[in-house]
A computed fold for a 104-nucleotide RNA from Bacillus benzoevorans, annotated as SAM riboswitch aptamer (S box leader). Of the family's consensus pairs, 97% are formed in the model. The organism belongs to Bacillus, within Bacteria.
RNA sequence: AGGUUAUCGAGAGUGACAAAGAGAACUGGCUCCACGACGUCACUGCAACCUGCCUUUCGAGUAAGGUGCUUCAACCAGCAAAGCAUGCCUUUGAAUGAUAACAA
Numbered sequence: 001a002g003g004u005u006a007u008c009g010a011g012a013g014u015g016a017c018a019a020a021g022a023g024a025a026c027u028g029g030c031u032c033c034a035c036g037a038c039g040u041c042a043c044u045g046c047a048a049c050c051u052g053c054c055u056u057u058c059g060a061g062u063a064a065g066g067u068g069c070u071u072c073a074a075c076c077a078g079c080a081a082a083g084c085a086u087g088c089c090u091u092u093g094a095a096u097g098a099u100a101a102c103a104a
Stems, first nucleotide, its partner, number of pairs: 003102006013043005021032003026078004045069002048067003051063003074096001079093005084087001
């Protein structure tokens, strides 16, 4: 780098540095942003996965050790199917992305 499985509408801030765009890619929208966004670091916090405890098992709960996360649903949509009240409406699925675990 790639593979498999699972999950992704809940949750969660302060300070410092730095300086212009950022929200995965492309397109169309929509948000955030010099009242400093995005990013990095530190200390917190949250609790998605692993892990520990508890539980007859599962589930639920609990802890926060390992990763992770902490603007707007993966911000929304784009591809397909079904539905109907026929609207670029609703639902489902696919594709793509992110995170975790595992195998190699």